[in-house]
Formats: sequence, C1' cells, structure tokens
RNA sequence: GCCACCCUAGCUCAGUGGUAGAGCUACUGUCUUGUAAACAGUGGGUCGUCGGUUCGAGUCCGACGGGUGGCU
Repeated sequence: GCCACCCUAGCUCAGUGGUAGAGCUACUGUCUUGUAAACAGUGGGUCGUCGGUUCGAGUCCGACGGGUGGCU
C1' cells in the first nucleotide's frame, strides 16, 4: 500500500427496514446470626462519528475513526 471482517448495556453477544433484546455483572428486596447460594424485582443504550436513501435505518449506501486477520 491492497483486500476481507468487526464496532449494539459495565462484559460476552443476538437483533427479516416497522416500539432495541438475552446471558453474566451491578443495585434493591425475601431468606440467613452473617456471607455465599437460591428466589423475586429494578436500573443501565444519544446502536463508533458524520452524511445519504426511505413514510420509517441498529439493519441499506458513502466517507471518516478504531480494531482483527490476510496479501505484498
């Protein structure tokens, strides 16, 4: 320098163009002498950034940024 893939909650990841989810974690409650476990509940997201297409974009298109791998 070229090519491919990835970027969504604190972490790991889902998500047919039509109200953004799961597990773990965190917090609260129940239980316990206390902790852990168990059970019940709650919170937490400008979906990497900026534009474009569309009635409508996490999803499609472009540029940029970051990361991983490959080729040279």
A computed fold for a 72-nucleotide RNA from a Candidatus Buchananbacteria bacterium, annotated as transfer RNA.
The sequence was found in a public genome assembly.
It matches the Rfam family "tRNA". It is annotated as a transfer RNA.
Its mean pLDDT, the model's own confidence on a scale to 100, is 82.